Predicted 3D model of a 110-nucleotide RNA (SAM riboswitch aptamer (S box leader)) from Glycomyces xiaoerkulensis. The sequence was found by an Rfam model in a public genome assembly. The prediction has a mean pLDDT of 84.

RNA sequence: ACUUCAUCCAGAGCAGCUGAGGGGUCCGGCCCGACGACGCUGCGGCAACCACCGGCGGCUCUCAUGUCGGCAGGUGCCAAUUCCGGCCCGCCAAGCGGGGAAGAUGAGGG
Numbered sequence: 001a002c003u004u005c006a007u008c009c010a011g012a013g014c015a016g017c018u019g020a021g022g023g024g025u026c027c028g029g030c031c032c033g034a035c036g037a038c039g040c041u042g043c044g045g046c047a048a049c050c051a052c053c054g055g056c057g058g059c060u061c062u063c064a065u066g067u068c069g070g071c072a073g074g075u076g077c078c079a080a081u082u083c084c085g086g087c088c089c090g091c092c093a094a095g096c097g098g099g100g101a102a103g104a105u106g107a108g109g110g
Stems, first nucleotide, its partner, number of pairs: 002109007013043005021032003026086004044078003049074002052070006082102001087099005
């Protein structure tokens, strides 16, 4: 590379540098952007997947596991639901709902 599982309508921004596109790709829409977006760096913050700590449970213990709480070490994230749609299904339609695909993140496998 690829693959498995879980989650993705909550939450969290300032400064410096840079300078033209950006919101992953294609198409359509919509939005952000010289009142400086995107990106990078610093600091700050959000959250709690994993790690760690503690309580509780099945059967006495250990391991493992489940659950609840704590913590914040490893990641992640800090416009808009993953910005929305594209494929399938339902509601006559509009609109909306459900699912899928793709993607992102984490933890495994390889």